[in-house]
RNA sequence: CCUCUGGAAAGCCGGCGCAUGCUUGCGCCGCACCGACGGAGUAAGGGCGGCUUCGCCCGAAUCUCUCAGGUUCCGCGACAGAGG
Numbered sequence: 001c002c003u004c005u006g007g008a009a010a011g012c013c014g015g016c017g018c019a020u021g022c023u024u025g026c027g028c029c030g031c032a033c034c035g036a037c038g039g040a041g042u043a044a045g046g047g048c049g050g051c052u053u054c055g056c057c058c059g060a061a062u063c064u065c066u067c068a069g070g071u072u073c074c075g076c077g078a079c080a081g082a083g084g
Stems, first nucleotide, its partner, number of pairs: 001084006011031001013030007032071003038067001039065003045058005
């Protein structure tokens, strides 16, 4: 890296429009939510400058923020297992 398997959370919310024989789907707007695609921030510690106190840079996440993404099922899915 590839294949297979497992894999959580949160609105089947409201309004309008379109499609439609059904009763369902899609789009836009609004409010409310989720964190485990992604993204951003961050500790100890280290480096440089400057001198006993500061500045800048590097520096992890499942922590934090939710920009993006997601909120019936499906699907996605960090991460884990098996095989190659």

A computed fold for an 84-nucleotide RNA from a soil metagenome, annotated as Glycine riboswitch aptamer. It matches the Rfam family "Glycine riboswitch aptamer". Gene Ontology term of the family: glycine biosynthetic process. The coordinates come from a structure-prediction model, not an experiment, and the mean pLDDT is 81. The RNAcentral record of the sequence draws on MGnify.